[in-house]
RNA sequence: CUUACCGCAGCGGGAGAGCGCAGGGGUUUCCUGCCGCCGAAGGCGCAACCGGCCCCCGGAAACGCUCAGGCAUCCAGGACCGCAGAGCGGGG
Numbered sequence: 001c002u003u004a005c006c007g008c009a010g011c012g013g014g015a016g017a018g019c020g021c022a023g024g025g026g027u028u029u030c031c032u033g034c035c036g037c038c039g040a041a042g043g044c045g046c047a048a049c050c051g052g053c054c055c056c057c058g059g060a061a062a063c064g065c066u067c068a069g070g071c072a073u074c075c076a077g078g079a080c081c082g083c084a085g086a087g088c089g090g091g092g
Base pairs, nucleotide, nucleotide: 001091005090006089007088008087010083011082012081013080018035020034021033022032023031024030036071037070038069042067043065044064045063049059050058051057052056
């Protein structure tokens, strides 16, 4: 110096799926097990697509799988989108 380079942090928006059954503790609710489900943290891939020295190799999605996580409200989390700013790192 730079956000019309990247990441973190700040503000706003942000979906889906059982108020299921049983037991234990406890009376705001939590834990365990069982069955049923969701996918937009993360993870994985049999993967659309992209690339290369091309019948092999690499990258890889909001696609797929659901390990993890989640399934009344609230809280929390939440991919992604928007806003603001050099606040913290990287970068020049």
This is a predicted structure of a 92-nucleotide RNA (Glycine riboswitch aptamer) from an Acetobacteraceae bacterium. Model confidence (mean pLDDT): 82 of 100. The organism belongs to Acetobacteraceae, within Bacteria.